Description: Predicted 3D model of a 1511-nucleotide RNA (small-subunit ribosomal RNA) from a soil metagenome. The prediction has a mean pLDDT of 86.

């Protein structure tokens, strides 16, 4: 650094998704060491147990224990001594107590807190501070208690009471003190107000404690100092405006009370203040902060460990004690809750170190040890430290090491894969040399030690690290990936199942995406997922984006705060630079250096700390403060232009009624109608009237206006605008959050008014249906007055201002000049304004924009951040009411979109073709029957082919056979094909049994060939065969079709970001992208044409079998025969047509039109020959072939059936309905084919089909062979017939192993439908429809009426391209590209999910009134209680205290609201869901253009009406 996903392809826009890094993690798999570090993110949940805060005998008494001295009695003992009891002293020990210091420290935790709570910088002249520092001064004298402790009592315990005794560094009086405090005096200095220091002087008040080992340690008082602290202050740093107003101690002031201290902290009395869009007050959420993650920075997120602040200690509330507290291991209430309890009452608070239970995805040991660090206490020793320092458990993380090194191809086994040839794992293994780190055993073994003690001596970690030895490759590898992104591929199961999946997407029989294996790729004692958070994403944009048409310019104007502002002098210096101090903690991070063998860690120094504050200094540019200017802005005079706006008021035209005349049978409407009007006289037409609305022409791409809108003429009021003068003011300006007014059309209220038009409504068409489109008709409503609404495609889809940046051409207003001799609604030019159209640089993702900017730049102000839920719910504010305005979340998709590009499409458009239509001729649909399908049916009716482009197709030959299919019967190396091993050489063949046949089983029978080695046959056995079994969506070939259509490309250049264009577009021609001219294109290639074949004319050669014109011969009759080369003909070659040649037409040419000449004229007729594709078009059943499946059967062989089955439908077809016919008879004239297992000829038999027979002929010779229609005769005479021939019934021929199923023909008899075929459909444009025969292919024979060919006879019509089918080119919209058989909207049904209302229930939080009112502080009383001191002393007094009252007060109880959230019968709607249901709105003119905004209708898209917009 980017990648991937929208599309057919493209460029933009834009969301979504990845790669990367991080973690106080968590699952999954795996797990060899060690080092550092870390470990309840959830229940501020509840806790059993220990343990965590003491210590000081150098303050006190006492006494019980211990223990040391000492003395007595007893006892043991030979004795040192020992036990044991009593006493005195004494104590460094231990427990209890008075008393000091501590216990506020350290350790935990993050609930509360949006706060001076934290940071950060400052301030106190408003203020404390024990212990420690340092200077001074001082410790002089009394005196009463009371704990322990005894007695007594009370109580189950806690624990309490009462008498008696006693000490102190306890507690109290009195002395003495300055620099202390207070009061008062004058005196100096200082300061930002109140004030602050200093010196002085008077008066009041105010200390103190001892202990002793004589060394020390303590006490007081003042001053200073250092530490911790407190208050106040400026500044930062969440989110929400769908929280906009908030506040009564509130703000402020006077007194005063408390406090270390200022302060409404408190109180009482005045005033009536104060806070808020630069966000008050509410809600929500949260510890702040050094950091820490990420980033390239800005940023963003975060606040584990570690530092630093705050805050809290079960809830809450309160004060005591003290230097400090409202106090985690204190104390008092209350509350909840756990626990003793003799039921009378108590005890407790692990968010301190382990631990339990619970919750949870989930986070540890009830460990050692104060040895060091540090802390409290002590003169110390030394006690106590769950702070700490180690150790344990977890791969939780970050670092390191290992699991071995080197050698070793026959490239070993085994795996996989294979085209079978191999590859591949793979130097990998084995094996052979080697080393041993880590673990493993063994053996030496610390630094941490300053320190304290006289000294010995003293280490938890720990026999740790670390060092040496020994033994052995020995004990140590997983995990995720391998369709793209993103690096790594094959296979074999699976078959849209099982299943992946981050995102796009795999997977429906060959999956590199499932699973499994071979191999491969990354990491490696780890790897993987999930989860977070930053990056990528310039996707919230300061750095660093947008707003015509992608999301996104308020409908327009005025304007207020605010932002933002011309030229010039001066002055200050706020921002702004620049230097200097202070600070910014330490760690962190970055550098450099150093310690652990190295890293990770850990130590030093440096730099950061981008900041805050203050000082000095600069002035260019903003700001700010004075002066002065005119270009911006206004005014002032003149002149103009107009549909600017308001009120009055005239007037013609037309519509419609009403009246009256004329006048008749229809008028109106449409696509055609039909309602509707009309003999009661309409429509038309004349005249009169009435009434309401709207102004034709002038009218224009043209004018006024901010917009919305504005149109007849006149008058009145009125607002902007431009010119022209340059006289005045001097910056008076531009924007505009909020606001305020204006705003089309509809809609709403009141009252008029109502002529036309016209939603809803009605009726008539239209239709499948028509709740529309079209007709008649018709209400509100359009109109006017007055108040609302406040919305539009309310758009130039383009906010105002303002300066700048080619032009040209038109046009409204105005100036000014000028030339035609003058004049002029004249021309021409200059300028200022408004308003169009083309276009240059520039821009744009293009399309466009382009001095009226969408360019260049400034300034102000709205908006926009994927699409869908939605412009919707909820709140709110408006409105009568429709509704406006403000404006979301859940949930869902991986897109939605802008331009442009190429196709394809269109009931677009244009030119232009084709038997497309039309003109015509002749058929099919209708009858019979043939053959093909489709159902049906069956033991099987084998399979395939399905609009065109399946269906008389594969079938150019199904009784067996063919057959692939069905029953039955049999066969297994097989019916075929090769190899190899063996074996016997009785191969095969024959015959016979038995069978339907294949087949089995006996019998006979001893082959061929040989170079003598064998080999072919046959038998056994292995390897194999075989398969019409699947897959034509896994293929090759071959074919159909578009289409003989005129197209399709390609180099190389130009254009464009790019797909892609261009060429191939344009004109003109052509059958044709044929050609010819223009052109940024020039030129090829595949088509197209021509070359080829047949055929039409002539011409040369050549002359059998074919021909006969002359010559001869010959016959009843033929070229039969001699001959001939003439003609036909047949082979071969060759000529000939090229728009060559004339005339017109065409700008040039190309061409074309007409002529000549030719046998043939504009490609002469035919044919062969099918571009780049296209339908996953056919076809695994021609063949071929992957990959699948059968293997005693999916293979083989036989017998028989079946592919012929028949209520029925559809295709293709042949006879036909007849008189342009049909029978009979007779008589002409082809061409092009076939023939040896064969065509057959004369010639005989049969009615015949066909038998005998056999001539000739491998055929230009013989035959098939008759050609038919035609000609010429006769007959029938419109009839179901002399038409037609189905059907059956008889007889019979031929082929064949064999015509039952199931052949074909022939005779006789039977003689059926049918009388020209409904919607509709098919075929031909000339030797062509139509119509007659002929042949052959397959084939024993034939269902052939089919096919493919021959020739005969021989038309009719074509204005013409408007329509229908089908194509070509250009063009034009498209929301289509599996491309209109497309796409795509909405009810309605089903299911599932999320959300909203909703009677209504529950619950939470935070106020608010009111009751009660604990503890406790303050206050008041105090009649009880009270040693010290003072006064009276006898008592009392003065003090003080319980006890009671009062204010305040936490919890709690009423009580009505607010706010938030579960939950709710039913409801709304949305969202989603392969293959419901109705329609068909939108996209092509979408089939009525569409679409906004608005009423009203409609099952539903939606329709209508009014007005807008082109998108």
């Nucleotide at each position: 650094a980017g990648a991937g996903u929208u599309u057919g392809a493209u460029c933009c826009u834009g969301g979504c998704u990845c790669a990367g890094g991080a973690c106080g993690a968590a699952c999954g798999c795996u797990g060899g060491c060690g080092g550092c570090g870390u470990g309840c993110c959830u229940a501020a949940c509840a806790c059993a147990u220990g343990c965590a805060a003491g210590u000081c005998g150098a303050g006190c008494g006492a006494u019980c224990g211990g223990c040391c001295g000492u003395g007595g009695a007893g006892g043991g003992g030979u004795a040192a001594c020992c036990c044991u009891c009593c006493g005195c002293g004494g104590u460094a020990c231990g427990g209890a107590g008075c008393g000091g210091c501590g216990a506020a420290c350290g350790g935990g935790u993050g609930a509360g807190u949006a706060a001076c709570a934290c940071g950060u910088g400052g301030g106190c002249a408003a203020c404390c501070u024990g212990c420690c520092c340092c200077a001074g001064a001082c410790u002089c004298u009394g005196g009463g208690a009371u704990a322990a402790c005894u007695c007594c009592g009370g109580g189950a315990a806690a624990c309490c009471g009462g008498g008696g005794c006693u000490a102190a560094u306890a507690c109290c009086g009195g002395a003495u003190a300055c620099u202390c405090u207070c009061g008062g005096g004058a005196c100096c200095c200082c300061g930002c107000a109140u004030g602050g220091g200093g010196a002085u002087c008077c008066g009041a008040g105010g200390a103190a404690a001892g202990c002793u080992c004589c060394g020390a340690c303590g006490g007081u008082c003042u001053g200073g100092g250092a530490u911790g602290g407190g208050c106040c202050c400026g500044c930062g740093g969440c989110c929400u405006a769908u929280c906009a107003g908030c506040u009564u101690g509130u703000u402020g002031g006077c007194g005063g009370g408390g406090u270390a201290a200022c302060g409404g902290c408190c109180c009482a009395c005045c005033a009536a203040g104060g806070c808020g869009a630069c966000g008050a007050c509410g809600g929500g959420u949260a510890g702040c902060u050094g950091g820490c993650g990420u980033g390239a920075g800005a940023g963003c997120g975060u606040g584990a460990c570690c530092a630093g602040c705050c805050a809290c200690a079960c809830u809450g509330g309160g004060a005591c004690u003290g230097a400090g507290a409202c106090a985690c291991g204190g104390c008092c209430c209350a509350g909840a809750c756990u626990c003793c309890u003799a039921c009378g009452g108590g005890a407790g608070g692990c968010a301190g170190c382990a631990g339990u239970g619970g919750g949870g995805a989930a986070u540890c040991u009830u460990g050692c040890a104060c040895a060091a660090u540090g802390g409290g206490c002590g003169c110390a020793a030394g006690c106590c430290u769950g702070a700490u320092g180690c150790a344990g458990c977890g791969a939780c993380g970050c670092c390191g090491c290992g699991u071995g090194a080197g050698g070793g191809a026959u490239g070993a086994a085994g795996g996989c894969c294979c085209u079978c040839g191999g590859g591949u794992u793979g130097u990998a293994a084995a094996c052979c040399u080697c080393u041993u780190u880590c673990g493993g055993c063994a053996g030496g073994g610390a630094a941490g030690a300053a320190g304290c003690g006289a000294a010995a001596g003293u280490g938890a970690c720990g026999g740790u690290a670390c060092c040496u030895g020994c033994a052995g490759a020995a004990g140590a590898a997983g995990c995720c990936c391998c369709g793209g992104c993103u690096a790594a591929c094959u296979a074999c199961g699976u078959g849209c199942c099982a299943g992946c999946a981050g995102c796009c997407g795999c997977g429906g029989u060959a999956a590199g995406a499932c699973g499994u294996a071979g191999g491969g790729g990354g990491c490696g004692a780890g790897c993987g997922u999930u989860g977070u958070c930053c990056g990528g994403a310039u996707u919230u944009a300061u750095u660093g984006g947008g707003c015509g048409u992608a999301a996104a310019g308020c409908g327009c104007g005025c304007g207020u705060a605010g932002g933002c502002g011309g030229c010039u002098c001066g002055g200050a210096a706020a921002g702004u630079c620049g230097g200097g101090u202070g600070u910014g903690a330490a760690a962190a991070u970055c550098c450099g250096g150093g310690g652990c063998u190295c890293a990770a860690c850990c130590c030093c120094g440096g730099a950061c700390c981008u900041g805050c504050a203050u000082u000095c200094g600069a002035u260019a540019c903003u700001c700010c403060c004075g002066g002065g200017c005119u270009g911006g802005a206004g005014g002032c005079a003149g002149a103009c232009a107009g549909g600017g706006g308001a009120g009055a008021g005239c007037g013609g035209a037309a519509u419609u009624c009403c009246u009256g005349g004329u006048g008749u049978a229809g008028c109106g409407g449409u696509g055609a109608a039909a309602u509707g009007c009309g003999c009661a006289g309409a429509u038309a037409u004349c005249a009169g009237g009435a009434g309401g609305a709207a102004c034709a022409c002038c009218g224009g791409u043209g004018g006024c206006g901010a917009a919305g809108g504005c149109g007849g003429c006149u008058c009145u009021c009125u607002g902007g605008g431009u010119c022209u003068g340059u006289c005045c003011u001097g910056a008076c300006g531009c924007u505009c959050a909020g606001g305020c007014g204006c705003g089309a059309a509809a809609g709403c209220u009141a009252g008029g008014g109502g002529a036309g038009c016209a939603a809803a409504c009605a009726g008539g068409a239209u239709u499948a249906g028509a709740u529309a489109c079209c007709c008649u008709g018709g209400u509100a409503g359009u109109c006017c007055u007055a108040g609302c609404c406040g919305u539009a495609a309310a758009c130039g889809u383009u906010g105002g201002g303002u300066g700048c940046u080619a032009g040209g051409u038109g046009u409204g207003g105005g100036g000014c000049g000028g030339c035609g001799u003058u004049u002029g609604a004249c021309c021409c030019g200059c300028u200022c304004u408004g308003u169009g159209c083309c276009g240059a640089a520039g821009c744009u993702a293009a399309c466009g924009c382009a001095u009226u900017a969408a360019g260049c730049a400034c300034c102000c102000c709205g908006c926009c951040u994927g699409g869908g839920g939605a412009g919707u719910a909820c709140g709110g504010c408006c409105g009568c009411a429709a509704g406006g305005c403000u404006a979301a979340a859940a949930c869902u998709c991986a897109a939605a979109g802008g331009a442009a590009u190429u196709g394809a499409c269109g009931g677009g458009g244009g030119c232009c073709c084709g038997c497309a239509c039309a003109a015509g001729c002749g058929g099919c649909g209708g009858a019979g029957c043939a053959u093909g399908u489709g159902g049906c049916u069956c033991a099987a009716u084998u399979c395939g082919a399905c609009g065109c482009a399946a269906c008389g197709c594969g079938a150019a030959g199904a009784a067996c056979c063919u057959u692939a299919c069905c029953a039955g019967g049999g066969c297994u190396u097989g019916a075929c094909a090769u190899g190899c091993g063996g074996g016997g050489u009785g191969a095969a063949g024959c015959c016979u049994g038995c069978g339907a046949a294949a087949g089995c089983a006996g019998g006979u029978c001893c082959u061929c060939c040989u170079u003598c080695g064998g080999g072919a046959g046959c038998c056994c056995g292995c390897a194999c065969a075989g398969g019409u079994g699947c897959u034509g969506c896994a293929u090759g070939g071959c074919u159909g079709u578009c289409g003989u259509c005129a197209g399709c490309u390609c180099g190389u250049g130009c254009c464009g970001u790019g797909a892609g264009g261009u060429g191939u577009u344009g004109c003109c021609u052509u059958a044709a992208g044929u050609g010819g001219c223009g052109c940024a294109a020039c030129g090829a290639g595949c088509g197209c044409a021509a070359c080829c074949c047949c055929u039409g004319u002539c011409c040369c050669a050549u002359g059998u079998u074919g021909c006969c014109a002359g010559c001869g011969a010959g016959u009843c009759a033929u070229g039969u025969c001699g001959g001939g080369g003439a003609c036909u003909c047949a082979u071969g070659g060759g000529a000939g047509a090229c728009u060559g040649c004339c005339g017109g037409u065409g700008c040039c040419a190309a061409a074309c039109c007409g002529g000549a000449g030719g046998a043939a004229g504009g490609u002469g007729g035919g044919g062969a020959u099918g571009a780049c594709g296209u339908c996953a078009a056919g076809u695994c059943a021609u063949c071929a072939u992957g990959g699948c499946c059968c293997u005693u059967a999916u293979g083989u062989c036989c017998u028989g059936g079946g592919c012929u089955g028949c209520a029925c439908a559809c295709a293709u077809g042949c006879u036909a309905c007849a008189a342009u016919g049909c029978u009979u008879g007779c008589u002409a004239c082809a061409a092009a084919g076939g023939g040896a297992a064969g065509c057959a000829a004369u010639u005989c038999c049969g009615c015949a089909a066909g038998g005998a027979g056999g001539a000739g002929c491998g055929a230009a010779u013989c035959c098939c062979a008759a050609a038919a229609a035609g000609g010429c005769a006769a007959g029938c005479u419109c009839a179901g017939u002399u038409c037609g021939g189905a059907u059956c019934g008889g007889g019979g021929u031929c082929u064949g192993c064999a015509a039952c199923u199931c052949g074909a023909c022939c005779c006789c008899g039977u003689g059926a439908a049918g009388u020209c075929g409904g919607a509709g459909u098919c075929g031909c444009u000339a030797g062509u429809a139509a119509u007659c025969g002929c042949a052959g292919a397959u084939c024993a024979g034939c269902a052939a009426c089919g096919c493919u060919g021959c020739g005969g006879u021989g038309a009719a019509u074509a204005c013409g391209u408007u329509c229908c089918c089908g194509g070509g080119c250009c063009u034009u919209g498209u929301a289509c590209a599996c491309a209109c058989c497309g796409c795509c909207c909405g009810u309605c049904a089903c299911a599932c999910c999320a959300c909203g209302a909703a009677a209504g229930u529950c619950g939470g939080u935070a106020a608010c009134a009111c009751c009660c009112g604990a503890a406790g502080c303050c206050g008041g009383u105090g009649g009880c209680c009270c040693a010290a001191c003072c006064c009276u002393u006898g008592u009392g007094g003065a003090g003080g205290g319980a006890g009671c009252c009062g204010u305040c007060g936490a919890a709690g109880g009423u009580g009505g609201g607010a706010u938030c959230g579960g939950c709710g019968a039913u409801u709304g709607g949305g969202g989603u869901g392969a293959a419901g249901u109705c329609g068909u709105a939108a996209c092509a003119a979408g089939g009525u253009a569409g679409c906004c905004g608005u009423a009203c209708c409609g099952g539903a898209a939606g329709g209508u009406g009014c007005g807008g917009c082109u998108g």
It matches the Rfam family "Bacterial small subunit ribosomal RNA".